[in-house]
RNA sequence: GCAGAGUAGAAUCCGGAGCGUUAAGUGCUGUCUGAACGGGGAGUUGUCAGGCGGACGAAAAGAAAUCUUGCGGUUCCGGAUUCGCAUCCCGCUGC
Repeated sequence: GCAGAGUAGAAUCCGGAGCGUUAAGUGCUGUCUGAACGGGGAGUUGUCAGGCGGACGAAAAGAAAUCUUGCGGUUCCGGAUUCGCAUCCCGCUGC
């Protein structure tokens, strides 16, 4: 000098267990606070979480009294596949 690997995590699908269906949650959005971001350092206008707000907004049916079948851009756990440090410097592996 050239090439490459690796994280947190994300998306989709499958399985399991829940929650809601008396509408919470999810999704969108304003503001504030905080956190994380390959092995090391730095780190955003990006990401995530929380607080307080705003707009929008739903699928129930059957049995009979708590079950069944559904429904929800629903939550958590496990599995499979794919993607994967915003970026900068150094390091690692091969040549």

The RNA shown here (THF (Tetrahydrofolate) riboswitch aptamer) has 95 nucleotides and comes from a mouse gut metagenome. The RNAcentral record of the sequence draws on MGnify. Model confidence (mean pLDDT): 78 of 100.